[in-house]
Context: one part of a larger RNA
């Protein structure tokens, strides 16, 4: 020194577990803010450094509803109190809410300094308490309203690269990231100047299909409908113009008035044209709002069936034999595996606030008809056009439509747009104002439930005091860290020892080889006895 066997240290896989995560279901809710937020700063306990919890009324306060026997939050000690005169706890609804932060009297290196004004202490300096004092928008005005934050979904403005083409410039990637602004619980989009084609549909919006088709392309790479069709929801109005009035202003008058123009109110809203006007005729119909009622729901919460004995064993829920209950044999907990031990669970009651069905009944709001057709009204720097650009799947093309920077510029119901160049015939529609539920998108966030997800190098960075520790000037980066035991019964006493160290007895426990970085404890690695070889 090398192999082998036993024993043992160290180590911390594996096994088993789960207090956390992931991923989806249904249902709720979809905002919080100057009445000062979201998130902090400091403070607050008998002893209190840290979460949590609260605000100088500080692990609290009132009032009311529930419960009924403990308790003084994680936190297992002491101490010292609170409760059946009903705490503690749950819910509801208030009160209190320091300082920073939109931060808003002025400033300021947040968590901090310093004012005005006005009242009072108070007659006066001073000082102290309470109130108010920012900008910006509406409005004469008293006064309202806005600002900031918030996970994704919408709406709008603006807008890349890398990649792709096997290079790369049109093109792609892609109107995607990213930047800004804006609004709701949705949001946008809607009620044809639409589609279609000789037949016909009827606002928008999703979802299948249609169809990777027609197209569109350095006709590359690649982008890529729309008719129709089946399906979810369904709904549809207001104005502005003619025309009438009133009231104001202006201009003119022969002072009777008329012209213009503003404002308000009545009418009035459409393509089979429809209104106005005129002429007839009626007072119907339906709908909604608000007030009224109150079926049903609704917060803590209540009630809630049935098993024993023996065996093993530390321990029954296991095993053996006999029973029960089931509108509960869904889960969970208890010393091993429990329908009948515990909470539960089927089921049944109840309830504040609040929502809210039927329903009759008051107001109040809105909503219709025939006929005529001579005159008036129908949204203008608008539609088109020309140049440049952008959107439609469509790259400028035979390029219609839409949008528009420049620059032109119409018509007027015998009008006017459309149907993919452009003409004709034919067929649809009525622009240049505006509103609009549901069917559609998403979940910071609340319950209830799930899963051929994870199980501690996995599943959220975070199962543990984690956006912490730690690095970084900063922007930002970013961890490891689970498991005694049924129950602490956590090892009194004693020796050895400097010893509060460690070790040995003793003692608990079913187990201490379960002794506290403690389940179970592989392997590197280290040692200690044997045994063989060298």
């Nucleotide at each position: 020194g090398g192999c082998g066997u036993a024993u043992g240290g160290g180590g911390a896989a594996u096994g088993c577990c789960u207090a956390g995560g992931c991923u989806c279901u249904c249902a709720g809710a979809g905002g919080c803010g100057a009445a000062g937020a979201a998130g902090g700063a400091c403070g607050u306990g008998a002893u209190a450094a840290g979460c949590u919890g609260c605000g100088a009324a500080a692990a609290g306060c009132u009032a009311c509803g529930g419960g009924g026997a403990u308790u003084g939050g994680c936190a297992c000690a002491c101490a010292c109190g609170a409760a059946u005169u009903g705490a503690u706890c749950c819910g509801u609804a208030g009160a209190u809410a320091u300082c920073c932060g939109a931060a808003u009297g002025g400033g300021g290196c947040a968590a901090c300094c310093c004012a005005a004004u006005a009242u009072g202490u108070u007659g006066a300096a001073g000082a102290c308490a309470u109130a108010u004092u920012a900008u910006c928008c509406u409005g004469u005005a008293u006064a309202g309203g806005a600002g900031g934050c918030g996970a994704a979904c919408c709406c709008g403005c603006u807008g890349a690269a890398c990649u792709g083409a096997a290079a790369c410039a049109u093109c792609u990637a892609a109107g995607u990231a990213g930047g800004c602004g804006g609004a709701g619980g949705a949001g946008a989009a809607g009620a044809a100047a639409a589609c279609a084609a000789a037949a016909g549909u009827g606002a928008u919006u999703c979802c299948g299909u249609a169809a990777g088709u027609a197209g569109u392309g350095g006709c590359g790479a690649g982008c890529g409908a729309a008719c129709g069709c089946g399906g979810a929801a369904u709904a549809g109005c207001c104005c502005a113009a003619a025309c009438c009035a009133a009231a104001g202003u202006u201009g003119u008058u022969a002072c009777g008035g008329c012209a213009a123009u503003u404002u308000u109110g009545g009418g009035g809203u459409u393509g089979u044209a429809g209104g106005a006007c005129c002429a007839c005729g009626a007072c119907a119909u339906u709908u909604c709002u608000u007030g009224c009622g109150g079926c049903u729901u609704g917060a803590a919460u209540u009630a809630g069936a049935a098993a024993u004995a023996c065996c093993u064993g530390g321990a029954a829920a296991g095993g053996u034999a006999u029973a029960c209950c089931a509108a509960a044999g869904a889960g969970g907990g208890u010393g091993a595996c429990a329908g009948u031990c515990c909470c539960g669970u089927a089921u049944a009651a109840g309830u504040a606030a609040g929502a809210a069905a039927a329903g009759a009944u008051a107001a109040g709001a809105a909503u219709a008809g025939u006929g005529g057709u001579a005159u008036c009204c129908u949204g203008a720097g608008u539609a088109g056009g020309u140049c440049g650009g952008g959107g439609c799947a469509c790259g400028u093309g035979a390029a219609a439509c839409c949008c528009u920077g420049a620059u032109u510029g119409a018509a007027a119901c015998u009008g006017g747009c459309g149907g993919g160049a452009c003409c004709a015939u034919c067929c649809g529609c009525u622009a240049a104002g505006g509103c609009u539920a549901a069917a559609u998108a998403c979940u910071c966030c609340u319950g209830a439930g799930a899963g051929a997800c994870c199980g501690a190098u996995a599943g959220u960075g975070a199962a543990c005091c984690a956006g912490u520790a730690c690095c970084g000037u900063g922007a930002g980066g970013g961890a490891a860290a689970g498991g005694u035991g049924a129950a602490a019964a956590g090892a009194a006493c004693c020796g050895u020892g400097a010893a509060u160290a460690a070790c040995g007895g003793a003692g608990u426990g079913a187990a201490a080889a379960a002794g506290a970085u403690c389940c179970u404890g592989a392997a590197a690695c280290c040692a200690u006895a044997c045994g063989c070889c060298u």